[in-house]
RNA sequence: GGGCUGGUAGCUCAGAGGUAGAGCAGCGGUCUUUUAAACCGAUGGUCGUGGGUUCGAUCCCCACCCGGCCCA
Numbered sequence: 001g002g003g004c005u006g007g008u009a010g011c012u013c014a015g016a017g018g019u020a021g022a023g024c025a026g027c028g029g030u031c032u033u034u035u036a037a038a039c040c041g042a043u044g045g046u047c048g049u050g051g052g053u054u055c056g057a058u059c060c061c062c063a064c065c066c067g068g069c070c071c072a
Base pairs, nucleotide, nucleotide: 001071002070003069004068005067006066007065010024011023012022013021018055027041028040029039030038048064049063050062051061052060
């Protein structure tokens, strides 16, 4: 330098055009002598950045940034 691939909640990851989700962690509660476990609840998001297409973009297109793999 070229190709492929990933970036979404604190962490690990789903979601592939129509109001963003799960598990774990953290917070509040139930239970328990206490802790833990179990159960219930709420909270938590510039969907890497900037443009484009579209009535509508996390999703499609382009460029760029960061990581991984392969080739040279």